[in-house]
Model confidence (mean pLDDT): 77 of 100. This is a predicted structure of a 394-nucleotide RNA (Bacterial RNase P class A) from a Pseudomonadota bacterium. A source record names the gene rnpB. It matches the Rfam family "Bacterial RNase P class A". The family's RNA type in Rfam is ribozyme.
RNA sequence: AGAGCAGGACAAAUGACCGCUGCCUUGCAUCGAGCAAGGGGGAGGAAAGUCCGGGCUCCACAGGACAGAGCGCUGGGUAACCCCCAGUCCCGGCGACGGGAAGGAAAGUGCCACAGAAAGCAGACCGCCUCCCGAGGCAUCUCGGAUGCCCCUGGAGGUAAGGGUGAAACGGUGAGGUAAGAGCUCACCAGGCCCAUCGGUGACGAUGGGAGCUAGGCAAACCCCGCUCGGAGAAAGACCAAAUAGGGGAACGCUUGAGGGUGGUCCGCCUGAGUUCCCGGGUAGGUCGCUCGACCCUGUCGGCAACGGCAGGGCUAGAUGAAUGGUCAUUGUCCCUGCGUUCGGCUUCUGUCGAACGGGGGAAACAGAACCCGGCUUAUGGCCUGCUCUAACA
Numbered sequence: 001a002g003a004g005c006a007g008g009a010c011a012a013a014u015g016a017c018c019g020c021u022g023c024c025u026u027g028c029a030u031c032g033a034g035c036a037a038g039g040g041g042g043a044g045g046a047a048a049g050u051c052c053g054g055g056c057u058c059c060a061c062a063g064g065a066c067a068g069a070g071c072g073c074u075g076g077g078u079a080a081c082c083c084c085c086a087g088u089c090c091c092g093g094c095g096a097c098g099g100g101a102a103g104g105a106a107a108g109u110g111c112c113a114c115a116g117a118a119a120g121c122a123g124a125c126c127g128c129c130u131c132c133c134g135a136g137g138c139a140u141c142u143c144g145g146a147u148g149c150c151c152c153u154g155g156a157g158g159u160a161a162g163g164g165u166g167a168a169a170c171g172g173u174g175a176g177g178u179a180a181g182a183g184c185u186c187a188c189c190a191g192g193c194c195c196a197u198c199g200g201u202g203a204c205g206a207u208g209g210g211a212g213c214u215a216g217g218c219a220a221a222c223c224c225c226g227c228u229c230g231g232a233g234a235a236a237g238a239c240c241a242a243a244u245a246g247g248g249g250a251a252c253g254c255u256u257g258a259g260g261g262u263g264g265u266c267c268g269c270c271u272g273a274g275u276u277c278c279c280g281g282g283u284a285g286g287u288c289g290c291u292c293g294a295c296c297c298u299g300u301c302g303g304c305a306a307c308g309g310c311a312g313g314g315c316u317a318g319a320u321g322a323a324u325g326g327u328c329a330u331u332g333u334c335c336c337u338g339c340g341u342u343c344g345g346c347u348u349c350u351g352u353c354g355a356a357c358g359g360g361g362g363a364a365a366c367a368g369a370a371c372c373c374g375g376c377u378u379a380u381g382g383c384c385u386g387c388u389c390u391a392a393c394a
Stems, first nucleotide, its partner, number of pairs: 001390008010381001012331007020042002023039006044366001048377002051375005056233004068229005073087005088102001089100004103224002108222002110218003125163002127159006134152001136150006171189006190214002193210007237288004247279006259271004295314008333363005339358008
């Protein structure tokens, strides 16, 4: 320098001006709603997807079983987890490192494209071997034909060594053995199974021994084994509570006239069966739930770590058709530059290349709380740190 791997913090800063939305104080106004001034607060690392786990709330619930769903190496962390940490084994990478729904296929069932003879207690296409029938060639002879050898067509069988197909063909190499072959037998190697010893909390590892045991893959196919699992979600839920309609009750009244109209009031006149009050449920609307919490920061102790204990300090949005914004200036970061100055290399010079400083211009992503946490996943900008590989130079 190039190519990578892992991790961390940040999400530009400061000021001015103009706005938005809650809260507090003061003043004004007021039945109430409110108005003005001042102060102070006001998005995220993912607030997102709503995938997993919890808190909280309401509903359901004797107990058990079936069905269904989820999970599945070991130890630890945690309120809990399908999360995290540390390991084991396997896989990928030269490496830093990364990935794994990682129980059972030696319980049962099923599937294994294409190709291939055969895809699972397998299979005979070519090849190899044996036998039978037949045709042919050569040799020998006692020449009628017979016998032997070679080769070919057909038939019956044996064989998984070789060829060929495939992602995958029932261990590998060598020797013996055989008609030809084969763990058929033996030696060594590989793998699994069983046993023992040692190490480890454990997954597991190491070593030794045994019997030829050689057993394909798929369980994110059914299934078997083990463990876990009620439902709904803040539109949960609690409280206050109009108008109208309806429900319940009481009082008064129904021609001995309640109430209504006229009217300042009374009488009068007109009208004529309801009127008034209370209670309770629900709706509109409002209040709470609502943000102090498995919270944050610092230090220290324990632990490899995730994390936990202790001490001190802090309060950090709480809106509800839903605020958290905009402009300008300065500074910082990055990029560009037929610009200027300085320094260095090459070159005879002109010039050219690089660096620093200055000038000018430009850029800054993904995205937007809505009950709250812990995770996961996805989107996204530049910065910093450590490490690996390759090449060159010293």

About this RNA:
The RNAcentral record of the sequence draws on ENA. The organism belongs to Pseudomonadota, within Bacteria.